[in-house]
RNA sequence: GUAGAGGUGCAUAUUUCAAUAGUACACAGACAAAUGCUAUAAGGAGCAAAAGAAGUUUGUGAAAAGGGAAAUUUGCCGAAGAAAGAGUUUGCCUUAUCUUUCUCUUUCUGGUUGUGCAGUAAAUAGCUGUAUGACUGUCAUCUUUUUAAAGAUGGAGCGCUAC
Numbered sequence: 001g002u003a004g005a006g007g008u009g010c011a012u013a014u015u016u017c018a019a020u021a022g023u024a025c026a027c028a029g030a031c032a033a034a035u036g037c038u039a040u041a042a043g044g045a046g047c048a049a050a051a052g053a054a055g056u057u058u059g060u061g062a063a064a065a066g067g068g069a070a071a072u073u074u075g076c077c078g079a080a081g082a083a084a085g086a087g088u089u090u091g092c093c094u095u096a097u098c099u100u101u102c103u104c105u106u107u108c109u110g111g112u113u114g115u116g117c118a119g120u121a122a123a124u125a126g127c128u129g130u131a132u133g134a135c136u137g138u139c140a141u142c143u144u145u146u147u148a149a150a151g152a153u154g155g156a157g158c159g160c161u162a163c
Base pairs, nucleotide, nucleotide: 001163002162003161004160007077009076010075011074013072014071015070016069017068025061026060027059028058029057030056031055035048036047037046038045039097040096041095042094043093044092080109081108082107083106084105085104086103087102091098110136111135112134113133114132115131116130117129118128119127120126138155139154140153141152142151143150144149
């Protein structure tokens, strides 16, 4: 370099479902009385507003994104995930922060899973970290033996098998 293996294996896309949520929002009524909206702060610009802004409340209607699960599909076996950083892009303009899209770099994790704690999150989901177990693949060393298996210890995917 090529071809492969692990198994409740990984991710993309589509569909469905739960949750988000009877929330945001829209309309109507009541109270209220001068501000409010364009992510946040400052400065601008624009718009709405005494023909009643914000806010509170009642009624009617009523979502979505991100995150999750299942099925199918496609691509795969550092599959991929997480954290940090850099660039790019988005949210009216500028600066800073935040958010969104995509890409790259570094570090960590062999895979699945139970429990405790912590973080993230709307979340009792999921994910991550950590501690401690179970299962499983693989290699090294040692032991046993029925000779191709079993057991013990240790390692890490920068691994393992074949060429």

The RNA shown here (Lysine riboswitch aptamer) has 163 nucleotides and comes from a mouse gut metagenome. Model confidence (mean pLDDT): 78 of 100. It matches the Rfam family "Lysine riboswitch aptamer". Its family is annotated with lysine biosynthetic process in the Gene Ontology. About the family: Riboswitches are metabolite binding domains within certain messenger RNAs that serve as precision sensors for their corresponding targets. Of the family's consensus pairs, 100% are formed in the model.